[in-house]
RNA sequence: ACAUCAUCAAGAGUAGGGGAGGGACAGGCCCGUUGAUCCUACAGCAACCUCCCGCUUUGGAAAGGUGCUAAAUCCCGAGAGAUGAGU
Numbered sequence: 001a002c003a004u005c006a007u008c009a010a011g012a013g014u015a016g017g018g019g020a021g022g023g024a025c026a027g028g029c030c031c032g033u034u035g036a037u038c039c040u041a042c043a044g045c046a047a048c049c050u051c052c053c054g055c056u057u058u059g060g061a062a063a064g065g066u067g068c069u070a071a072a073u074c075c076c077g078a079g080a081g082a083u084g085a086g087u
Stems, first nucleotide, its partner, number of pairs: 001087002004085005013042005021031003025077001027075002043069003048065002050061003073080001
């Protein structure tokens, strides 16, 4: 990049840095100088890939590859978006 498949009402935060916008987009509604979004470290959650049992399903584990840790993907709309697997 492609657009193929699956999932998206559960769950999980502290410290340091930094200093004004941020929650993808429009509308709403929220978060934020009592320091957000973001970056780093550590911790945690989950279980897509992975491993074990079993062998359609169901179950268990969490070392490794990703992901995630305000609000139902925050709500709503759109042939929308995100993540994983695949090519």
Annotation:
A computed fold for an 87-nucleotide RNA, annotated as SAM riboswitch aptamer (S box leader). The sequence was found by an Rfam model in a public genome assembly. Its mean pLDDT, the model's own confidence on a scale to 100, is 81.